[in-house]
RNA sequence: CGCUCAUCUAGAGCGGCCGAGGGACAGGCCCUACGACGCCGCGGCAACCGGCCGAACAGCACGGUGCCAAUGCCUGGACGAUGAGUG
Numbered sequence: 001c002g003c004u005c006a007u008c009u010a011g012a013g014c015g016g017c018c019g020a021g022g023g024a025c026a027g028g029c030c031c032u033a034c035g036a037c038g039c040c041g042c043g044g045c046a047a048c049c050g051g052c053c054g055a056a057c058a059g060c061a062c063g064g065u066g067c068c069a070a071u072g073c074c075u076g077g078a079c080g081a082u083g084a085g086u087g
């Protein structure tokens, strides 16, 4: 990077640094110098995979990811994101 499958109206923020854009894309609508986005630290949410437990369902949250404005913000589609598997 391609393919397959699952999920995407629930849930979860403080501090430091930086300094103008950001919310994938188009149109809308929003966020943002009362500092967004991003990075770092700590904290938290969730439970996809591993692990533990269990007959099973369930559970735990130890490890690997993920996530913590708005229903994937809304609409759209040869759309995107994340996880697991596979070439």
Stems, first nucleotide, its partner, number of pairs: 001087008013042005021031003025076004043068003048064003051060002072079001